[in-house]
RNA sequence: GAAUAUCAAGGCGAUGGAGUUCGCCUAAACCGCCCAGGGCCGCGACGCGCGGCACGAAGCUGAUGACUCCUGCGAUGCA
Numbered sequence: 001g002a003a004u005a006u007c008a009a010g011g012c013g014a015u016g017g018a019g020u021u022c023g024c025c026u027a028a029a030c031c032g033c034c035c036a037g038g039g040c041c042g043c044g045a046c047g048c049g050c051g052g053c054a055c056g057a058a059g060c061u062g063a064u065g066a067c068u069c070c071u072g073c074g075a076u077g078c079a
Stems, first nucleotide, its partner, number of pairs: 010025004016070006032060002037055001039053006
């Protein structure tokens, strides 16, 4: 340094940290919304239309799973 086994634990909830709480996961849990577009499948009146599935440019919201606080960002008003 690597591998294996055992034990203890822990990890996650679309952008940071802490407390509380809820849910989920045991190698998974987790990885937002919307949409042009083409792809696959099925149907039809078939060089088009309809429906479903997944991918998905562009665009949009939010530092929470929820509550509170801090930090950062943004908007408005006042001094």
Molecule: Fluoride riboswitch aptamer (crcB RNA motif)